[in-house]
Context: one part of a larger RNA
RNA sequence: CACCGCCCGUCACACCACCCGAGUUGGAAGCGCCCGAAGCAACUGAGCCAACCCGUAAGGGGGGCAGGUUACGAAGGCGAGGCCAGUGAGGGGGGUGAAGUCGUAACAAGGUAGCCGUACGGGAACGUGCGGCUGGAUCACCUCCU
Numbered sequence: 001c002a003c004c005g006c007c008c009g010u011c012a013c014a015c016c017a018c019c020c021g022a023g024u025u026g027g028a029a030g031c032g033c034c035c036g037a038a039g040c041a042a043c044u045g046a047g048c049c050a051a052c053c054c055g056u057a058a059g060g061g062g063g064g065c066a067g068g069u070u071a072c073g074a075a076g077g078c079g080a081g082g083c084c085a086g087u088g089a090g091g092g093g094g095g096u097g098a099a100g101u102c103g104u105a106a107c108a109a110g111g112u113a114g115c116c117g118u119a120c121g122g123g124a125a126c127g128u129g130c131g132g133c134u135g136g137a138u139c140a141c142c143u144c145c146u
């Protein structure tokens, strides 16, 4: 490259990441309950013990050991719920792309002024109703200023 301009949305094609998703696979931790090893502690300790004390001795005292009970307690088991990751038929919009399809919504009064909110409708841009704004062109009139 200046209206033979600009430009909007659906649809089609390709690629990219994302969201939802019956589920499915795995991970980390916490919660409730069950069971409860080793060990430590408390209590007990009728069985056992050479060392210390008394006694010539028998024996006694003291201390200790096994055993028992209880609390704590790892692993394990059961249960419910959440978290993270992978995967998942299918569904959804988004981004980008030379060019394609349908229309032409917006930009000049863009050919129904546009826009905002809302409701309904429609292949799509959108249309219509109601309320609002001027960031609307044009013509006429009124007021004010030069």
Stems, first nucleotide, its partner, number of pairs: 003110001005107001008103002011100001013097004018092003023087005031079004039072001041070004047065003052061003113134009
Predicted 3D model of a 146-nucleotide part of an RNA (small-subunit ribosomal RNA, 3' minor domain) from an uncultured archaeon. The prediction has a mean pLDDT of 81. Its Rfam family is "Archaeal small subunit ribosomal RNA".